This is a predicted structure of a 70-nucleotide RNA (transfer RNA) from a marine eukaryotic metagenome.
Rfam family: tRNA. The family's RNA type in Rfam is transfer RNA.
Model confidence (mean pLDDT): 81 of 100.
Order: sequence, then structure tokens, then C1' cells
RNA sequence: GCGGCGUAGCUCAGUUGGUAAGAGCGUCCGGCUCAUAAUCGGAAGGUCAUAGGUUCGAUUCCUAUCGCCG
Repeated sequence: GCGGCGUAGCUCAGUUGGUAAGAGCGUCCGGCUCAUAAUCGGAAGGUCAUAGGUUCGAUUCCUAUCGCCG
């Protein structure tokens, strides 16, 4: 110098810019059970790496910075 990646505790999805940001696992509560596991229902949990720009509107586009990988 070039390319890829950064989204929930973990693994990841999601972007021709738009009503609500999701899944699985995990955590908590409850059902079931003598009890546990399994299973079923519910809940909590996110400044979408940071800052700025464009736009009526940005996780999504642009720029810089930081971190990781090659």
C1' cells in the first nucleotide's frame, strides 16, 4: 500500500436507504415432572466499532479513525 470483516453474552443473518433490527444457542421466569433432563410458553438484553458527511430519512451510501484477519 491492497482486500475482507466489526450487528444481543456467543455464532451469525439482514442493506436496489423507509412502518418493528432478527434467528439459533445461552440467561431469567413460568408450564409439564416426585425431581432433573428433554420439551413448550414468555421476558430481558443492541448508542448496528467510533466520528463526520450526503439525504426528508442511514445498520445500509461516502470519508476519516480504531481493532481483527489475509